[in-house]
RNA sequence: CGGGGCGUAGCGCAGUGGUAGCGCACCCGCCUUGGGAGCGGGUGGUCGGCCGUUCGAAUCGGCUCGCCCCGACCA
Numbered sequence: 001c002g003g004g005g006c007g008u009a010g011c012g013c014a015g016u017g018g019u020a021g022c023g024c025a026c027c028c029g030c031c032u033u034g035g036g037a038g039c040g041g042g043u044g045g046u047c048g049g050c051c052g053u054u055c056g057a058a059u060c061g062g063c064u065c066g067c068c069c070c071g072a073c074c075a
Stems, first nucleotide, its partner, number of pairs: 001071007010024004018055001026042005048064005
């Protein structure tokens, strides 16, 4: 430098045009002598950023940032 993949809640992930979700974690309650486990409830994300297409974008297009992989180049 070229090609490809990934970026969504604290962590791991799902979601391919129509109100952003799951598990774990966290908080509260129940239970327990207490803790853990279990049960019930709850908090938390402008979907990496910008622009565009659309009535409507996490989702489609362009640019860009970060990480990973492959290749080329140099040594």